[in-house]
RNA sequence: CGCUGCCCAGAGCAAAGCCGUCGAAAGACGGCGACGCAGAGCCACGGGGCUACCGCGCCGCCCGGCGCCACGCCAGCCGAGCCGCCAGC
Numbered sequence: 001c002g003c004u005g006c007c008c009a010g011a012g013c014a015a016a017g018c019c020g021u022c023g024a025a026a027g028a029c030g031g032c033g034a035c036g037c038a039g040a041g042c043c044a045c046g047g048g049g050c051u052a053c054c055g056c057g058c059c060g061c062c063c064g065g066c067g068c069c070a071c072g073c074c075a076g077c078c079g080a081g082c083c084g085c086c087a088g089c
Base pairs, nucleotide, nucleotide: 002089003088004087005086012037013036017032018031019030020029021028022027035076041082042081045079046078047077048074049073050072055068056067057066058065059064
């Protein structure tokens, strides 16, 4: 350096749920909590997924509703990229 994660050690992260804060929502953050994770570390570049405040269209207008839209998200959906621990070969 490459491959592998059957075997070692020390660590690490934390699903659902509950509480609080932020947000229109999706969701995020903090606390509790552990379903799991060998990259469950980083990153929205490609695919995929979620949401739809604003905007646009329609219901003649207001109200209200419906549809479309990412500029908002998801890295614990997959791939690319970046960085990294231990062990074996």